[in-house]
Parts: sequence; structure tokens; C1' cells
RNA sequence: UCAGAUAAAAGGCAAACCUAUUCGAAAGAUAGGGACGCAAAGCCAUGGGUCUACAGCUCAUUAGAGCCACGAUUGCCAGGUUGCCGAU
Repeated sequence: UCAGAUAAAAGGCAAACCUAUUCGAAAGAUAGGGACGCAAAGCCAUGGGUCUACAGCUCAUUAGAGCCACGAUUGCCAGGUUGCCGAU
């Protein structure tokens, strides 16, 4: 000087739950409170998984039942991409 596992330091995010004169058919998201935890628990819905089923289709005709993402989930997994520190 370069790389960079670990420790440490500076910080970061924010589960469940509660509230909302917020949105949504729902799943869920958003804002506030709150911390279970997370070295990417930053971002991207590209592949897979999971959740919901308005609309649509089929069955039934009395109510309903089944299938289905164009919806959601990056704190389900993988992939892509960006980033903090760097003692011994």
C1' cells in the first nucleotide's frame, strides 16, 4: 500500500402488540408508539415458496363451494445491486 475473517467503536433498521377522523375486497401497506431480533432485517418482485381472491371461470340454486394473481410478502429462500468499521 492492497485485500479483509474476527474483536471493538460510531451509528442503522425495527418483530409481536397497541392506536389512527389512513389506504385496500382481502392479504397487507402507511404514520405514531414499542423492541423480538438483524452485518445488509438497505434497495430491486428476476426465479422459487407462502398469503389473500375484488374481478373472472366452473358447480350449485338456498346459502354457498372450488380454481385463479394482474395483488401482497426483500424480517421465507435464492439471485442482482449499493453501503459503515477494519485493532490485533